[in-house]
RNA sequence: GGGAGUGUAUUUUAGUCUGGUAAGAAUGCUGGUCUGAUAUGCCAGAGGUUGGAAGUUCAAAUCUUCCCACUCCUA
Numbered sequence: 001g002g003g004a005g006u007g008u009a010u011u012u013u014a015g016u017c018u019g020g021u022a023a024g025a026a027u028g029c030u031g032g033u034c035u036g037a038u039a040u041g042c043c044a045g046a047g048g049u050u051g052g053a054a055g056u057u058c059a060a061a062u063c064u065u066c067c068c069a070c071u072c073c074u075a
């Protein structure tokens, strides 16, 4: 240089293929409950606008293009 893949909460990730009520789960964090106290368990809460920008569409995490970061293959 050429080709392919990945990017969603603190972290690990589901959802994308087939656009349509939506941003969910676990973990961590905060509060409550429980205990003599801690831990475990249980309950509740905060935390994202989906790597960035544009396009298509009535409607985009989802489709298209470009850019960025990382990984792999190849020369």
Stems, first nucleotide, its partner, number of pairs: 001074007011026003020058001029045005051067005
The RNA shown here (transfer RNA) has 75 nucleotides and comes from a marine sediment metagenome.
The coordinates come from a structure-prediction model, not an experiment, and the mean pLDDT is 81.
RNAcentral holds the sequence, with entries from MGnify.